c-di-GMP-I riboswitch aptamer from a Betaproteobacteria bacterium, 89 nucleotides, folded computationally. Its mean pLDDT, the model's own confidence on a scale to 100, is 83. It was read from a public genome assembly, where an Rfam model found it. It matches the Rfam family "c-di-GMP-I riboswitch aptamer". Its family is annotated with cyclic-di-GMP binding in the Gene Ontology.
RNA sequence: UCUGAAACACGGCAAACUCAUCGAAAGAUGAGGACGCAAAGUCUCCGGUCUAAAGGAUUUUAAAAUCCGACGAUAGCGGGAUUACCAGA
Numbered sequence: 001u002c003u004g005a006a007a008c009a010c011g012g013c014a015a016a017c018u019c020a021u022c023g024a025a026a027g028a029u030g031a032g033g034a035c036g037c038a039a040a041g042u043c044u045c046c047g048g049u050c051u052a053a054a055g056g057a058u059u060u061u062a063a064a065a066u067c068c069g070a071c072g073a074u075a076g077c078g079g080g081a082u083u084a085c086c087a088g089a
Stems, first nucleotide, its partner, number of pairs: 001089004012037002017032006035076001041082003045079003048074003055068005
C1' cells in the first nucleotide's frame, strides 16, 4: 500500500423496550438492557428518509385548521471522505 470469503477478540460498540432529562417534533443524552455490528469510530460533501419550529400562503370575526417551509434529525439508509483493530498478501 492492497485485499478481506472464513476465523480470532483480552476486549469494543449497543437495536427494541423501561426510567430520567432536553426538544415544537423528528430525535438526542444518561442509566438499565442486548437486536445486531469488523469500523454500529469520526465527518452531513452527495442521494434517500423522518420531522415541520421560525417564517410564509389560504380559509376564518376570532380561536383555530390546512398547505408550503430545514437553518432540525438520521453516520444502526446508501455512497463518499478520514482514522484505527485483526488476518492475509